RNA sequence: UCGGGGGUCGUCCAACGGUAGGACAGCGGCCUUUGGAGCCGUUAAUCUAGGUUCGAAUCCUAGCCCCCGAA
Numbered sequence: 001u002c003g004g005g006g007g008u009c010g011u012c013c014a015a016c017g018g019u020a021g022g023a024c025a026g027c028g029g030c031c032u033u034u035g036g037a038g039c040c041g042u043u044a045a046u047c048u049a050g051g052u053u054c055g056a057a058u059c060c061u062a063g064c065c066c067c068c069g070a071a
Stems, first nucleotide, its partner, number of pairs: 001070007010024004018054001026042005047063005
């Protein structure tokens, strides 16, 4: 440089173009003599900039970063 794949809560993984969800972690509560475990609740995210669309995490374009391959 070229080709392919990927980028979503702190972490891991989902989400027909139509309310961004789950687990773990964090926080609060219940329980417990205390702690842990268990149960309930809660906080928190779509890589960036444009475009298409009534509506974009999703489709299109460009860029950035990571992985694989080729030269």
This is a predicted structure of a 71-nucleotide RNA (transfer RNA) from Parcubacteria bacterium SG8_24. It matches the Rfam family "tRNA". Rfam classes the family as a transfer RNA. From the family's description: Transfer RNA (tRNA) molecules are approximately 80 nucleotides in length. NCBI's taxonomy places the organism under Bacteria, Bacteria candidate phyla, Candidatus Parcubacteria.